The RNA shown here (small-subunit ribosomal RNA) has 1481 nucleotides and comes from a metagenome. Its mean pLDDT, the model's own confidence on a scale to 100, is 82. The RNAcentral record of the sequence draws on SILVA.

RNA sequence: AGAGUUUGAUCCUGGCUCAGGAUGAACGCUAGCGGCAGGCUUAACACAUGCAAGCCGAGGGGUAACGAUGGCUUCGGCCAGGCGACGACCGGCGCACGGGUGAGUAACGCGUAUGCAACCUACCCUUAACUGGGGCAUAGCCCGGAGAAAUCCGGAUUAAUACCCCAUAAUAUUUACCGGGGGCAUCCCUGGUUUUUUUAAAGCUUCGGCGGUUAAGGAUGGACAUGCGUGCCAUUAGCUUGUUGGUAGGGUAACGGCCUACCAAGGCGAUGAUGGCUAGGGGGUCUAAAAGGAUGGUCCCCCACACUGGUACUGAGACACGGACCAGACUCCUACGGGAGGCAGCAGUGAGGAAUAUUGGUCAAUGGGUGAGAGCCUGAACCAGCCAUGCCGCGUGCAGGAUGACGGCCCUAUGGGUUGUAAACUGCUUUUAUACAGGAAGAACUUCCCCGACGUGUCGGGGCAUGACGGUACUGUAUGAAUAAGCAUCAGCUAACUCCGUGCCAGCAGCCGCGGUAAUACGGAGGAUGCAAGCGUUAUCCGGAUUUAUUAGGUUUAAAGGGUGCGUAGGCUGAACGGUAAGUCAGUGGUGAAAUCCUCCCGCUCAACGGGAGAACUGCCAUUGAUACUGUCGUUCUUGAGUGCAGCCGAGGUAAGCGGAAUGUGUAAUGUAGCGGUGAAAUGCUUAGAUAUUACACAGAACACCGAUUGCGUAGGCAGCUUACCAGACUGUAACUGACGCUGAGGCACGAAAGCGUGGGGAGCGAACAGGAUUAGAUACCCUGGUAGUCCACGCUGUAAACGAUGAUCACUCGCUGUGUGCAAUAUAUAGUACGUGGCUGAGCGAAAGCAUUAAGUGAUCCACCUGGGGAGUACGUUCGCAAGAAUGAAACUCAAAGGAAUUGACGGGGGCCCGCACAAGCGGUGGAACAUGUGGUUUAAUUCGAUGAUACGCGAGGAACCUUACCUGGACUUAAAUGCAGGACGACUAUCCGUGAAAACGGAUUUCCCUUCGGGGCGCACUGCAAGGUGCUGCAUGGCUGUCGUCAGCUCGUGCCGUGAGGUGUCGGGUUAAGUCCCAUAACGAGCGCAACCCCUAUUCUUAGUUGCCAGCGGUUUAUGCCGGGGACUCUAAGGAGACUGCCACCGUAAGGUGAGAGGAAGGUGGGGAUGACGUCAAGUCAGCACGGCCCUUACGUCCAGGGCUACACACGUGUUACAAUGGCCGGUACAGAGGGCAGCUACAUGGUGACAUGAUGCAAAUCUCGAAAACCGGUCCCAGUUCGGAUUGAAGUCUGCAACCCGACUUCAUGAAGUUGGAAUCGCUAGUAAUCGCGCAUCAGCAACGGCGCGGUGAAUACGUUCCCGGGCCUUGUACACACCGCCCGUCAAGCCAUGGGAGCCGGGGGUACCUGAAGUCCGUAACCGAAAGGAUCGGCCUAGGGUAAAACUGGUGACUGGGGCUAAGUCGGAACAAGGUA
Repeated sequence: AGAGUUUGAUCCUGGCUCAGGAUGAACGCUAGCGGCAGGCUUAACACAUGCAAGCCGAGGGGUAACGAUGGCUUCGGCCAGGCGACGACCGGCGCACGGGUGAGUAACGCGUAUGCAACCUACCCUUAACUGGGGCAUAGCCCGGAGAAAUCCGGAUUAAUACCCCAUAAUAUUUACCGGGGGCAUCCCUGGUUUUUUUAAAGCUUCGGCGGUUAAGGAUGGACAUGCGUGCCAUUAGCUUGUUGGUAGGGUAACGGCCUACCAAGGCGAUGAUGGCUAGGGGGUCUAAAAGGAUGGUCCCCCACACUGGUACUGAGACACGGACCAGACUCCUACGGGAGGCAGCAGUGAGGAAUAUUGGUCAAUGGGUGAGAGCCUGAACCAGCCAUGCCGCGUGCAGGAUGACGGCCCUAUGGGUUGUAAACUGCUUUUAUACAGGAAGAACUUCCCCGACGUGUCGGGGCAUGACGGUACUGUAUGAAUAAGCAUCAGCUAACUCCGUGCCAGCAGCCGCGGUAAUACGGAGGAUGCAAGCGUUAUCCGGAUUUAUUAGGUUUAAAGGGUGCGUAGGCUGAACGGUAAGUCAGUGGUGAAAUCCUCCCGCUCAACGGGAGAACUGCCAUUGAUACUGUCGUUCUUGAGUGCAGCCGAGGUAAGCGGAAUGUGUAAUGUAGCGGUGAAAUGCUUAGAUAUUACACAGAACACCGAUUGCGUAGGCAGCUUACCAGACUGUAACUGACGCUGAGGCACGAAAGCGUGGGGAGCGAACAGGAUUAGAUACCCUGGUAGUCCACGCUGUAAACGAUGAUCACUCGCUGUGUGCAAUAUAUAGUACGUGGCUGAGCGAAAGCAUUAAGUGAUCCACCUGGGGAGUACGUUCGCAAGAAUGAAACUCAAAGGAAUUGACGGGGGCCCGCACAAGCGGUGGAACAUGUGGUUUAAUUCGAUGAUACGCGAGGAACCUUACCUGGACUUAAAUGCAGGACGACUAUCCGUGAAAACGGAUUUCCCUUCGGGGCGCACUGCAAGGUGCUGCAUGGCUGUCGUCAGCUCGUGCCGUGAGGUGUCGGGUUAAGUCCCAUAACGAGCGCAACCCCUAUUCUUAGUUGCCAGCGGUUUAUGCCGGGGACUCUAAGGAGACUGCCACCGUAAGGUGAGAGGAAGGUGGGGAUGACGUCAAGUCAGCACGGCCCUUACGUCCAGGGCUACACACGUGUUACAAUGGCCGGUACAGAGGGCAGCUACAUGGUGACAUGAUGCAAAUCUCGAAAACCGGUCCCAGUUCGGAUUGAAGUCUGCAACCCGACUUCAUGAAGUUGGAAUCGCUAGUAAUCGCGCAUCAGCAACGGCGCGGUGAAUACGUUCCCGGGCCUUGUACACACCGCCCGUCAAGCCAUGGGAGCCGGGGGUACCUGAAGUCCGUAACCGAAAGGAUCGGCCUAGGGUAAAACUGGUGACUGGGGCUAAGUCGGAACAAGGUA
């Protein structure tokens, strides 16, 4: 110090989350030791038991217990307060400290700084004075009585440092008087003597003293008052009657409405009164760079409280934790009459809770009470116990040791890696542990004894005695690696990776997110990483978060500028001079407790911890000084602001009047059948005369042209013309005032449209409504009507995307170019100036888009507003309103995003340009028929599997009768059906025969190889071992191959440049092309993969070469024939060249290029065809061609065999074949190819058969032999019909292949002769040697279901105006809420489940207040009778009050039938509102 998360990617805004630190913690797993700390955060809930405050006999009367002594004794005991001591009692001091808790309290409670001239203070210190006399009682004890008890009553008697009276006394107190001094005031200080009033005391004694009283002072502690500071809510805005002040009195330690009477009517409050909720405050603590934020446990200070509420008494001090009285609740005892109690002291118990300890030891130390003292008391304190609760420290060993052991885990597995120097083993050490031994400091006072000093009780020294902790810390010796490691994590953030299991299951998760068969994210294992006697989790706080922003944020579009103006408070405010010194700054003084934090030093072996010193405590107060700035006071100024004068401008406002066009209506006329309306229609109007046309009349509303990027107004808004009234801006001038200014919370006013009220008005338009259409529906869009309304007057409402989504004011900051209204100069009519209103562009700013003197720039002042999305501008409350509603304005709950700008794509029922048999123009088909073939479906034991929009369906399959074959049924085999290696045995193997069997197979019989160096080898077979096998799954784990977009023209890179960036540029633009083809232009310049070309075939020609090809000329031969000699001319063959490049010409064009029936040429503008398929897309297809990861089967999912099936058949679809005929069928005759194939083959020829074919026979491993054309042409026939068309189907007879044609082959002959007469919606192919048509060949193959596929040649057309439309594609541009990319996204109702919440007849509580009634204890006041000598008491009455009761309201919480919306949920229902022109913006 940052990181993750919105997106395909980017920048920004913005929230959520993480890494850090901390804790009085808790929980899970684990645990060796010690030191120092800490330990009921919840029920201020209830408490059994013990202890926590007593002491004093040197105040007193005394003697219950104990002891000593003395005496007596019947040995049981008794007597003696005379002694040590001392229960209870009187008295004194203490009990108001110490200890606990945080309920209450938002307050002078606390903190800080002051005041007290308004006060008190026991014990302690200092000073001064005094301490005389007298008296009455009462506890106790004794006697009697009541009661269960607690306790109480009566009688008799008694003491005091108890109580009372008298005396004395002042610097006290009261009254009066005379002076002096001081102060802001009430007043204060001081002196005087005189006068006047009232009040003291206590004794004990060892005679040293200790006490007592009064007064003054000090110290300590306290009371009171004041300034400032100290939570949240305004959905709490008004509160207050002792209230605010005064006078008098009372009361108090003291001031004071503290209380009472009277008088006045004040006091507080937007700088937040009052009310509500929450809370003890501080020093400090945690965190943070700081500023801050959070917190207040332990320790210290203050406050408050002591079962709840009230009250006083005593006392120096209390309204009193372990005191009293009363009331209440609760608990306990009881003899039912009555009593007792208060752990928020220390332990402890129950309860609550996630959770917090021992019914311990000692007063040794420190401190407290008391006492003269010894001493006593002290759950304060000091210690110990329990708990890893925290912090700190130590240890669990160290060194060597490689065959890198065994084992585990992993892998590419004869081996390697890792665990890992880790272990074993060797050597060493002994902290710790165990045993034994020694053994502290903390202790110095006091008493007592001795000595000394001063001089009579203090100090110093010495001695005796004193330790809970504790035989503890610590030290030594011995033994022996001996006694001691876990927890979490390992996808990213975040250090650390593999295997197995699981299969959206189980589970994980702080956020993003993992898991649907190869999970580094689940569970286990191995390994690793982090920390370590701990480690993780949970909770909470700060941080990161500049995410409330003082330091240090924002508001055009992300959340956020008020609709506009006027203006109050407030904030801010021009120039000059002078005064002052409040702010400000500096010095000084006081204070800021200690502890804590920081620095240094020191002590525990270190550290934590502790001690000492310093610094700090950033604060507050006082004082002195400075005077620039701010404030304040005074005097001036004119530039801000305003006024005057002059001019000018405008749809500025209000009121009144006037005008024409249009529309509608009425009347009249002309005129006749439609009008109107729409995408098309219909509703509607019209023969009762519409629409149309003409004339006249009336009505209401709005003002064409001018008109504009115009003007005016604060905004809303304002438009025919005229008049009146009102207001304003601007310009010029510089006469006047002299800072009069800016902003503006509340407040007031204005404020479009719609809406509301009252009264008018109503032509057109037109919510609602009605009808007609559209539609699946159409409560809409469209059409015909039409009411409110729109208009006027008056009143209300107070909101808008009231927008420039941009608050107001002032100042400053480059330019260019329009325009409105003024002013003014020169005069060569162009420059200037002011205020407005536009466009463009710099710097700068901005996330970018953009803004840019009209700022979103640079500064200043003031106001308003924002803080993730949803819930929600909702609920409740309040205010306003007639209502509608407006304003103000939450929470629970829920999500990890929501959002802005820009980028690249994709998409659009957006746009532009362009291309393609895409459409159009044509030709021929498909869809109808029969058959073939494939698919779906169905069937089946099985009908094996795959392919499924285009891009599956005559596809894998270029050959299913067996085989193939993967499927089914049945029969068999288990190292196996195949292959390799090794071993040893055999010598053959093979083959033949027989039996069983459907076969496989099983059983039996026969059958004896080759080479040799004689060792053996080869070969074969069976056996054994090692390696099997699988067309089983996953094409969504893969390779390879393939389809498609698409032979479309695209896809990218380097460097540079632009941009924060994604990215852009290049590749865009203008032309051109088949083409990102080329040219021009150009922040781009180049390049790559594609295009083109290079390759092959074909079209022309040349050269070379002529066999098996060819044959012109020459010769030979044949009935005939390149048949032969020969020839290379030609055809042809096959190798190499040439040729075509818009090269030439004309025109157009800058060029590229285009046009031209141009020339030339065999060919002309890529000549035709092929091969060739960019980056990529479809998780496209294929695990069944092959290969391959993983998973699965192993007497079977492997293998062999027989038979069956893949050929089924109501049906549906695709692809084909043959047809429906005369451009034809049939019969006869006559021609012409190319490319291929051939020895288990093609077969000439001959013979037989109607024929398929058979038999015989010859040539050819082929330019040699062989397989072979059809349409065409010529002639004949048929005459438009289900035919001499068509050939399905069926019957019969055959041929061929093959082990075998039943299921299930092809072909032949004869017979049979079905549907079909050109095919609905729709749809396919093709642009020239193409379509159409005709046949031929080949692969596979024994044969063939081939009408398929792949090739070959023969004959050989028609049409294209053109690009509006359909489909597909390319480029540019635009919009987007899409990015799985429109087969996208997404909204609302309804239905279901869950959750929180509003309303709700009511019901049940809670705290506070008010009114009335009642009213304990108690203070105070009054009080003649009673008691007392008195003091005083009793009694009675009164005021006040806790509590109780009654009543009506307000506030607040819970619950509630029913009800409202909201949120979240799996792939529910209905529609289709938004995003593209989202199909009605």